RNA sequence: AACCAUUCCCCGGGGGACCCUGCAUACAGGGUUGAGAUAUGGCGAUGGGCGCCAUGACCCGCUGAACCUGAUCCGGUUGACACCGGCGGAGGGAGGGAGCGGAUCGCCACC
Repeated sequence: AACCAUUCCCCGGGGGACCCUGCAUACAGGGUUGAGAUAUGGCGAUGGGCGCCAUGACCCGCUGAACCUGAUCCGGUUGACACCGGCGGAGGGAGGGAGCGGAUCGCCACC
C1' cells in the first nucleotide's frame, strides 16, 4: 500500500398509493397492499380534501432496482391500487472521516 472483517463519529438521498362512505373545507370513519401509505407542529394559496417547511417513523447511500425518468407506457392479473412479466442492468440517483484486528507482499535493523 491495495485486500478481508469490524467499531465509532458526522453527513446525505427518498416515498407516502388505491378503494368505499360521510361531510365541506383543507377533514372524519372504514377497507387493501406494503418496511413505510404525510404521524406531530407551522406556513401559504384556492372553489373543492392542494402545495411548502421543520421534526418523527420507515427504506436507502456507488457491491447504489431506496427512489426518479421514459410513463396518463405495453401484456397478464385485481373491485382498484398493489402484484407478475416486459421496457431493463436503459438513462439518472444520495459518503466522507477516525480507529482496532487479520492475512499477503515489500523495505530496514539485529542474531